[in-house]
Predicted 3D model of a 129-nucleotide RNA (c-di-AMP riboswitch aptamer (ydaO/yuaA leader)).
RNA sequence: CGUCGGCCACCGCUGAAUCCUGCAGGAGCCGGGGACCCGAGCUUGUGGGGUGAAUGAGCGCACGCGCUCUAGGGCGACCUUCCCGCCCGAACCCGUCAGCUAACCCGGCAAGCGGUUUCGGAAGAGGGG
Numbered sequence: 001c002g003u004c005g006g007c008c009a010c011c012g013c014u015g016a017a018u019c020c021u022g023c024a025g026g027a028g029c030c031g032g033g034g035a036c037c038c039g040a041g042c043u044u045g046u047g048g049g050g051u052g053a054a055u056g057a058g059c060g061c062a063c064g065c066g067c068u069c070u071a072g073g074g075c076g077a078c079c080u081u082c083c084c085g086c087c088c089g090a091a092c093c094c095g096u097c098a099g100c101u102a103a104c105c106c107g108g109c110a111a112g113c114g115g116u117u118u119c120g121g122a123a124g125a126g127g128g129g
Base pairs, nucleotide, nucleotide: 010115011114012113013112014111018027019026020025021024028109029108030107031106032105033104038099047097048094049093050092051091056069057068058067059066060065072088073087074086075085076084079124080123081122082121083120
């Protein structure tokens, strides 16, 4: 000096998953249940519903699953739109029950990554002079 790996600090990304303090709570954020009115013919066991971007189709299968495409979502280091490129397209819960929904009630605030560089391109917006 180079390469690989690990740790700490800092910065950033997905996501509601953060902040404060007297460490027990509070604030904030997210989700569910729940009237009138409104909406909808409701259910039929092949249950139904919910969180989430994560839905649907085809093929193969040793029936555990795998592959391809896909609704949809995210990233390319300020924001918006379009184009281009890349990645994800999982998992779990309620327990036969849930449209919307004021009051009211309940629950969650986990987890996983990256640190590369005239920051992919164009138009705008914001901002500055």
Record summary: The coordinates come from a structure-prediction model, not an experiment, and the mean pLDDT is 78. Rfam family: c-di-AMP riboswitch aptamer (ydaO/yuaA leader). Rfam's curators write: This family represents a conserved RNA structure found upstream of the ydaO and yuaA genes in Bacillus subtilis and related genes in other bacteria. Rfam 15.1 lists 7,607 matches to the family in 2,262 species.